Description: Model confidence (mean pLDDT): 85 of 100. Predicted 3D model of a 1388-nucleotide RNA (small-subunit ribosomal RNA) from an uncultured bacterium.
RNA sequence: AGAGUUUGAUCCUGGCUCAGGAUGAACGCUAGCGGCAGGCCUAAUACAUGCAAGUCGAACGGGAGGCCCCUCCGGGGGCCGAGAGUGGCGCACGGGUGCGUAACGCGUAUGCAACCAACCCCCGACAGUGGGAUAGCCGGUGGAAACGCCGGGUAACCCCCCAUAGCCCUGGUGGAGGGCAUCCUCCGCCAGGUAAAGCCGAGAGGCGGUCGGGGACGGGCAUGCGUCCCAUUAGCUGGUAGGCGGGGCGACGGCCCACCUAGGCGACGAUGGGUAGGGGAUCUGAGAGGACGGUCCCCCACACUGGUACUGAGACACGGACCAGACUCCUACGGGAGGCAGCAGUAAGGGAUAUUGGGCAAUGGGGGCUACCCUGACCCAGCCAUGCCGCGUGAGGGAAGACUGCCCUAUGGGUUGUAAACUUCUUUUGCAUGGGAAUAAAGUGAGCCACGUGUGGCUUUUUGUAUGUACCAUGCGAAUAAGCAUCGGCUAACUCCGUGCCAGCAGCCGCGGUAAUACGGAGGAUGCAAGCGUUAUCCGGAUUUAUUGGGUUUAAAGGGUGCGUAGGCGGCUUAGCAAGUCAGGGGUGAAAUACCGGGGCCUAACUCCGGAACUGCCUUUGAUACUGUGAGGCUUGAAUACUGUUGCCGUGGGAGGAAUGAGUAGUGUAGCGGUGAAAUGCAUAGAUAUUACACAGAACACCGAUUGCGAAGGCAUCUCACGAAGCAGGCAUUGACGCUGAGGCACGAAAGCGUGGGGAUCAAACAGGAUUGGAUACCCUGGUAGUCCACGCAGUAAACGAUGAUAACUAACCGUCGGCGAUACACAGUCGGUGGCCAAGCGAAAGCGAUAAGUUAUCCACCUGGGGAGUACGACCGCAAGGUUGAAACUCAAAGGAAUUGACGGGGGCCCGCACAAGCGGAGGAACAUGUGGUUUAAUUCGAUGAUACGCGAGGAACCUUACCCGGGCUCGAACGGCAAGUGAACGACACAGAGAUGUGAAGGCCCUUCGGGGCGCUUGUCGAGGUGCUGCAUGGUUGUCGUCAGCUCGCGCCGUGAGGUGUCGGCUCAAGUGCCAUAACGAGCGCAACCCUUGUCACUAGUUACCAACAGGCGAAGCUGGGGACUCUAGAGAGACUGCCACCGCAAGGUGAGAGGAAGGAGGGGAUGACGUCAAAUCAGCACGGCCCUUACGUCCGGGGCGACACACGUGUUACAAUGGUGACUACAGAGGGAAGCCACCCAGUGAUGGGGAGCGGAUCUCGAAAAGUCAUCUCAGUUCGGACUGGAGUCUGCAACCCGACUCCACGAAGCUGGAUUCGCUAGUAAUCGCGCAUCAGCCAUGGCGCGGUGAAUACGUUCCCGGGCCUUGCACACACCGCCCGUCA
Repeated sequence: AGAGUUUGAUCCUGGCUCAGGAUGAACGCUAGCGGCAGGCCUAAUACAUGCAAGUCGAACGGGAGGCCCCUCCGGGGGCCGAGAGUGGCGCACGGGUGCGUAACGCGUAUGCAACCAACCCCCGACAGUGGGAUAGCCGGUGGAAACGCCGGGUAACCCCCCAUAGCCCUGGUGGAGGGCAUCCUCCGCCAGGUAAAGCCGAGAGGCGGUCGGGGACGGGCAUGCGUCCCAUUAGCUGGUAGGCGGGGCGACGGCCCACCUAGGCGACGAUGGGUAGGGGAUCUGAGAGGACGGUCCCCCACACUGGUACUGAGACACGGACCAGACUCCUACGGGAGGCAGCAGUAAGGGAUAUUGGGCAAUGGGGGCUACCCUGACCCAGCCAUGCCGCGUGAGGGAAGACUGCCCUAUGGGUUGUAAACUUCUUUUGCAUGGGAAUAAAGUGAGCCACGUGUGGCUUUUUGUAUGUACCAUGCGAAUAAGCAUCGGCUAACUCCGUGCCAGCAGCCGCGGUAAUACGGAGGAUGCAAGCGUUAUCCGGAUUUAUUGGGUUUAAAGGGUGCGUAGGCGGCUUAGCAAGUCAGGGGUGAAAUACCGGGGCCUAACUCCGGAACUGCCUUUGAUACUGUGAGGCUUGAAUACUGUUGCCGUGGGAGGAAUGAGUAGUGUAGCGGUGAAAUGCAUAGAUAUUACACAGAACACCGAUUGCGAAGGCAUCUCACGAAGCAGGCAUUGACGCUGAGGCACGAAAGCGUGGGGAUCAAACAGGAUUGGAUACCCUGGUAGUCCACGCAGUAAACGAUGAUAACUAACCGUCGGCGAUACACAGUCGGUGGCCAAGCGAAAGCGAUAAGUUAUCCACCUGGGGAGUACGACCGCAAGGUUGAAACUCAAAGGAAUUGACGGGGGCCCGCACAAGCGGAGGAACAUGUGGUUUAAUUCGAUGAUACGCGAGGAACCUUACCCGGGCUCGAACGGCAAGUGAACGACACAGAGAUGUGAAGGCCCUUCGGGGCGCUUGUCGAGGUGCUGCAUGGUUGUCGUCAGCUCGCGCCGUGAGGUGUCGGCUCAAGUGCCAUAACGAGCGCAACCCUUGUCACUAGUUACCAACAGGCGAAGCUGGGGACUCUAGAGAGACUGCCACCGCAAGGUGAGAGGAAGGAGGGGAUGACGUCAAAUCAGCACGGCCCUUACGUCCGGGGCGACACACGUGUUACAAUGGUGACUACAGAGGGAAGCCACCCAGUGAUGGGGAGCGGAUCUCGAAAAGUCAUCUCAGUUCGGACUGGAGUCUGCAACCCGACUCCACGAAGCUGGAUUCGCUAGUAAUCGCGCAUCAGCCAUGGCGCGGUGAAUACGUUCCCGGGCCUUGCACACACCGCCCGUCA
């Protein structure tokens, strides 16, 4: 000293929370010792029991009893002397508690000229003579008791009278001095009044007594200042305020009383209510402050509750009295007793607070001449970790870094950890034994000495609760001694297991939904330590009430505005005063505490001594700048006068035209009106429209503005009257007369209220028509209050510049209004307004910026987290509506401001895409194929699910595949490796059982060897297996999509407090962040483009299996043969296209053109290629992989079934519905591919699928191979010669096997369907459409699918308003999981 928490991120405002310290504490776990301190915070609740205040025989009477002596035994004498009584002193201290009290109670400082004072000290004076009563006691008597009553006798330091009276008191009076108003002091005089007690002692003397004066200690009274909260307590007061007189008191005083006056207190907070003992101090804080008042000290108050007095020096009295009350106890029922807030203790209450202990040895107190007695004050001990302080639980060495535990990447390593073991040493503490204090000095007793019946000194004697304690010595032995909390961030400390939004944690933020450093356990670590945590409370941090030290445009916060009272503040100058202020001196500010220095307990805590300090109050002397105050002056602030000027300034009156509506009359005819579209409404009884006349009420077009005026609200036709204000000019007058302004008063839009008018328009409410899911709305047709006027009320608004008023100061520039100035239609200047943009500065920023939100001064108002709430209650105001003032409970961890980046908008601008539009063909209807959902099932294995799942994974499910189901088997296991033991070649035809797997039987049947064994198998055991089981939300890899969209970023610089911006924006251009220009940016990267493949043209090279122009040969025919290298073609390397040329437009980039040339023209066509990222997108079943799960099964083998089910629904397709067609016959033309368990020419058989023969070809050689098209014929619009589903029969082929469940062929059968609703898909050229061909997988095939190939070969695009998707810029935002957002209300 700060930190966490609002956001995607940022800055600010702002609250909440944490880290610190403290405590009379409590609770949880734990606990070795000592020192010092502390210990009912609650029920001022109730109390059993014991103790806590007595003492004096040297005041008095007296005497139980005891002892001694004498005795005539009746008794006498002497000594000691308890209890009780009279009397004296004490009991008013000490000790307890905090109920009450907001008060002169307390604190501080003064005053008493208005007082008291027992005991103590000093001084002065004195004590003469008498008398009386009464308790005890004796006798009697009442009562249960407590307690009395009657009679008799008696003492005193008890009581009384008289005497004496210096002093004293009262009254009168003279003088002197002094002061502070009443007065005070001193010296006199006269009159009157009041005293006394004795005891001890042989004595001396001592202790006492009375009066007076002084002192000391203590007390009483009064006053200034200070002393909690509420104004939702604003008025209170009758002895009240004062006076005169009296009473009373120790003393002043309405303290009390009679009379008189009518005052007194209060916004500087009276009165009322609530709470509370006050202070020194204590805790905290840098301080200022805030909180607090337990222990110790001072003061106060109280003593069961309330009241009262008595005694006394002192009380209205804790352990006294009386009365009343409540409660408890005793009782013979008549009546009595009691008061722990003393020390212990008990009950109760409570989270919670101790022993019914010892002693008067010390300190202190009471009594006494003493000895001494009393003392729960006090000194000690006991209990409690309640706190503070100190000590210990060992120290050194010791690595195989041991074992265990825990963790890991696990043959090993890390950690626990020098920790342990082991070894050496020490002995505090502990145990045992022994010794053993200080605190004790005085006093007492005795003796001696000095002065002398006492005092002082010396010697000696005696007195210790704590205590045989502290302490010391010796011995023993590491021996007797460590826990608690925490470990996600704040905040020091990390891993494993368990759990699975459960159990739980949590001070705040927040953790936990299967990999939790946040829960529980463990290991380890961190912090503190005989303690550690938790809870409660206070201060701090919090500058979050801001005096020090905050704010108010938008975060909470400027009153709606003015006038003005109190108050606060106030211009220049002169000489005074000295209240504030400043300086010096004096008094006080108790001690303790705190601080500094020093001392004593071993140290410390603790304690003692000294110092400074106690920031305060009172007083005195001085200073006089500033403030203040009384006096004098000034003119610049302010005001007045004069002259001029300005305006939608106010009030009242008069006037005007346009528009609207209604009336009358005319013209005129079928509609008008209204809307997005309509309807309600009006209209043939004549509307709307139009013309004329006349009426009503309200508002004043244009001018008009960025204008003007006003305090604000507000103010607009013209004019008159009255009233007010501002400004300017010159500088005439007054001379600080000023500023602000709590209360107060006035004004105060609209709506609203009251009374009375008025009522054209508009128009809440209301009605109807529409809209809508509904529509108590928006739109339409009507329409009443109201809107207008007068007079009252109301008193609020986003009454806003969200910015209080006044004054001063601080750069520029550009407008405008009113003055001055000016010869001016010009231009500077100046004063006052009103605007714009900006310097400095300010601000969280946006922004403000001479009209401040800058820099200062004064005054007022207001704010202190969000919600609850401007609500409730109360009060005031109002006719009411309502207004003003204005909380709390409870609840949240935020609520907010400004700005940033995104995303979003039924915001804007620009642009693109088969996105729309323009076209062509489809889908959606039918049948079938296929996939999916659903349903069904023993199972219908699993996955994929908007776009981006659904002919998808699957490029081949009859068995296999296969993961699913049923049944039957195996458990080293279906496959593989290592080790050990046993055993045998391996392999096994064949037979039997069985559905098969498998089992049983069984003929046959080894090699090498150094003889140890080895190879190859089998069996057994064991270590590794195996899992298409789960988690794609633990992952790798791969993929889809936005999107082949043009974007996504970085470095340095610059701007910004920062998030961030700039660059990447702007203009032009492009398919493109493509390029050019501009530019606080300059460059760069990933993307774009290009480089790659293919296709289109040409030339070159090469020439077989391809080709065949020229030459030759040759056939029925054919490049068939020789040959050729021209052509086609094949396949290698090149060329070619670059807006290069021309014209126009453009700064450029570039664009335009039927341009030229060219095979190709502005990216020639196609492909491959997918930026940063998004969707926790898809896949654990392709593969890999973390974790979890199964292990005679969730592994594995086999047979069969299923994945092919079928009321339905959807997607993707095929074939059709026909004549641009079907059928038959005839007849051409491809490309790209495949082929050996293959392709199969050709021949034969079969209607055919195919079969039987059979050549060639691992292929530019052989082989698989076109269809649409074309020509001819037929069908003639029909469920057909369309369409082919379904079904029957007969076959072919593959395969171990076609029942579930294959394809194909032939014959027969011949369904739906006649172009398809809403809706929807693809495509811009060799494209769509249409025709066939091939290939992969594959025994075969459910292929109409997928991937390729070629043939034929169109139409259309005006354009970008709209739908969808996307890009850039901009704007708004309360969204950021980002509009599938957020959020409000009702109901549950």
The sequence is in RNAcentral, with records from Greengenes.